[in-house]
RNA sequence: GCAGAGUAAGCUUCCGUGCGUGAAGUGCCGAGUGGACAGGGAGUUGUCACUCGGACGAAGAGACAGGAAGGCGAUGGGUCCUCAUCGUCAUCCCGUCUCGCGGUACGGAAGCUGCAUCCCGCUGC
Repeated sequence: GCAGAGUAAGCUUCCGUGCGUGAAGUGCCGAGUGGACAGGGAGUUGUCACUCGGACGAAGAGACAGGAAGGCGAUGGGUCCUCAUCGUCAUCCCGUCUCGCGGUACGGAAGCUGCAUCCCGCUGC
C1' cells in the first nucleotide's frame, strides 16, 4: 500500500404471556433530555429510549353469569288503583369465557441486516 474479519443494535417470521378493540397503542411531524454505535479513541444531519406538544385516526362478534331502574301480560291480595309473585320485552352498568382483529407491548427461538464517518489496532498478501 491492497484485501479482509468482527460488535452494539435493528428488522422479519414463529411461539408464549399480556394490553387494547369502552379511541390505548402503533405509524407521522416538531421540541427537549438521555443512551448505544466492532479491540482502543472520537463521533453525525444517522439510530434508539423517555418526556412534552401537534396533525391524523384503525381494530368485534358470540356464549354465559350478576346488578339497576322500566314497559307489557297473567295470577293472587287488598283499599279499585295500588301491591306482590311469575312470565316476557327492550334499555343501561359490570364480569367471565371462546374465536377474531390491532402497521399492539414484553420475553424466547430462528433467519436477515449491521461502526454515517475519521484515526489507531487485528488477520492475510